[in-house]
Context: one part of a larger RNA
RNA sequence: GGCAUCUGGUGGAUGCCUUGGCAUCGAGAGGCGAUGAAGGACGUGGCACCCUGCGAAAAGCUUCGGGAAGGUGGGAGCAACCGUUGAUCCGAAGAUGUCCGAAUGGGGAAACCCGGCCCGCAAGGGUCAUUCCGCACUGAAUCCAUAGGUGCGGGAAGCGAACCCGGGGAACUGAAACAUCUCAGUACCUGGAGGAAAGGAAAUCAACCGAUACUCCGCUAGUAGUGGCGAGCGAACGCGGACUAGCCCAGUGAUGUAUGCGUAAGAACCAGAACCGUCUGGAAAGUCGGGCCACAGUGGGUGACAGCCCCGUAUGGGUAGAAAGCGCAUAUGUUCUUGAGUAGGGCGGGACACGUGAAAUCCUGUCUGAACAUGGGGGGACCACCCUCCAAGGCUAAGUACUCCUCGAUGACCGAUAGUGAACCAGUACCGUGAGGGAAAGGUGAAAAGCACCCCGAUAAGGGGAGUGAAACAGUCCCUGAAACCGGAUGCCU
Numbered sequence: 001g002g003c004a005u006c007u008g009g010u011g012g013a014u015g016c017c018u019u020g021g022c023a024u025c026g027a028g029a030g031g032c033g034a035u036g037a038a039g040g041a042c043g044u045g046g047c048a049c050c051c052u053g054c055g056a057a058a059a060g061c062u063u064c065g066g067g068a069a070g071g072u073g074g075g076a077g078c079a080a081c082c083g084u085u086g087a088u089c090c091g092a093a094g095a096u097g098u099c100c101g102a103a104u105g106g107g108g109a110a111a112c113c114c115g116g117c118c119c120g121c122a123a124g125g126g127u128c129a130u131u132c133c134g135c136a137c138u139g140a141a142u143c144c145a146u147a148g149g150u151g152c153g154g155g156a157a158g159c160g161a162a163c164c165c166g167g168g169g170a171a172c173u174g175a176a177a178c179a180u181c182u183c184a185g186u187a188c189c190u191g192g193a194g195g196a197a198a199g200g201a202a203a204u205c206a207a208c209c210g211a212u213a214c215u216c217c218g219c220u221a222g223u224a225g226u227g228g229c230g231a232g233c234g235a236a237c238g239c240g241g242a243c244u245a246g247c248c249c250a251g252u253g254a255u256g257u258a259u260g261c262g263u264a265a266g267a268a269c270c271a272g273a274a275c276c277g278u279c280u281g282g283a284a285a286g287u288c289g290g291g292c293c294a295c296a297g298u299g300g301g302u303g304a305c306a307g308c309c310c311c312g313u314a315u316g317g318g319u320a321g322a323a324a325g326c327g328c329a330u331a332u333g334u335u336c337u338u339g340a341g342u343a344g345g346g347c348g349g350g351a352c353a354c355g356u357g358a359a360a361u362c363c364u365g366u367c368u369g370a371a372c373a374u375g376g377g378g379g380g381a382c383c384a385c386c387c388u389c390c391a392a393g394g395c396u397a398a399g400u401a402c403u404c405c406u407c408g409a410u411g412a413c414c415g416a417u418a419g420u421g422a423a424c425c426a427g428u429a430c431c432g433u434g435a436g437g438g439a440a441a442g443g444u445g446a447a448a449a450g451c452a453c454c455c456c457g458a459u460a461a462g463g464g465g466a467g468u469g470a471a472a473c474a475g476u477c478c479c480u481g482a483a484a485c486c487g488g489a490u491g492c493c494u
Stems, first nucleotide, its partner, number of pairs: 001493009015479001016443002020414002022411007029403002031159002039100003042055003046078002049075003061094006070082003105114003115128005130156009163194001164192005174181001178228001204211002215242005225233002246395003249339001253335011269317003275290003279286001291308002293297001299311003344368008354380001375390005430437002450478001453465004
C1' cells in the first nucleotide's frame, strides 16, 4: 500500500408521518368605498424583539345573548392579578378608531410640512378639494336675457380574481419562401355593467306543409360552401334536449323610494346510546373471556389498532336585534302617443362560414333620398306570381359563464427535490437603479421527565460518571439513518 471482515465518523438517501397544498362537487356570497375602502406607516403589553389583535378609550371599551371553570393571544417565561356577585371565550349590535392612502383646506420626496374660518380661557374640537345634477339668490359686455358669481341639497371619484358587453387592436407563427390569406378580432390597451352580463317576443324561418321570442347543450357536419380553390376557414335549415313568459307607449301596466303588516329561513349554542375483566407490555385501544348500543360502525384524539374513554356522529331542539329576501297595502315619483333625414340608392370600408364574387342580408364615413297598410320588408343578383312578416320606440325572469371569498363533503391527488414560489414568521432572506427576479429551511419523547450532583478542561467548547426514560447510538446538530467520502481494529498478501 492492497483486499476482506468488524467497528466508528461524515452525510442525509430511504421508510413512516403531516400542521400544508392540489382537484372536484354541493350550498352560500358575489362586492368594499367620502359614515373615508383595498393596502399600509407608526404606535399599543408590568418586563416586549417578532407574529397576532387593537388604535391615544390602543392584545382592548359598552349592551344583550350563549357558556361554565378556569383565565391574563403565540414564540416563552417571570412577576402581579382577574374569575360561580359567572371571568377568559363564542355570537349579535354599538363606541373609540393616530397618520398615509381615491385622499378631498394648500403643499409634498406617501405615512410629513404649512394654513383660513367657527367654537373654546386653554388643551382641543369642527369645517374648507374637484366635478356633475337640481334649487335659490345674484348678475356683465347688452334693453330683456345669457355667460359668470354665491349659497344649499344630492351624486360621482378609488379598490377588487375570473366571468360579460362595447371602443381600439398586433406580431411571431402557418402557408415548408412570401405579399392576399392565416395566427385572430387572439394577445394587449381602454370605457362600462352585473351577480351574472349579453340576447329576447319576428319587417324571423320555411316552402305551398308549416314552425313560432331569446339563451345554452348534443347532432346536422368537417356536410353545403368559402379559399393565392393554397395553407386553411367553415355555416344554416331541420332534429333531440335544458328552460320556458310574455309585455308596455297616459294605465286595473312596469318600476324606484318611503312607511306599515305578514312570512319562511336563520347566530353563538343545547341534548345526544352503549364495557368490563385477563395476559403481554413503559403504556392497551392489541390477545383471551364475557357483555352492550346502533336513525349513531363518517372522522379525529387518547402512552400500540377503541362503535360503547374523550370530542364528535345519526337524530332532535334553540333563537335576540338589525339588515336583507318574498308577499300584500298605502303614499309619492319616473317612464311614452306606432316610430323620416328613416328604408332604399351611389362611392369607400366593415360584419355575415361567404376573400367582390352572380353576392342577397346587416352596419355606416360621405353624397343623396321614398312610400304611409289602397302601404312597406323578406324569401341569396334580378323580374313576375305566390307565401310570409310589419323596420326606423322600450322592458323582460329561467335555462348559460365565472370564483378573490365562506361553509360542508369527496379523491385509483401529492407527501417535504413531491404538493402552491411558500407545511417553517415567504412573496420573506437575498439579487437588481428599476420594472422585476426570488430561494433554502418539517419530525426528541407518551410526557421535558430537556441530564440535580461529581470529575477532566480555561469560571470554555467538548467529554466521562451519576440520574430521567421503554429506549439517550431518542440529549435539543435530537425518528429511521443508505451511498459517496474519511478513520480505527483484526486477518491475509506485498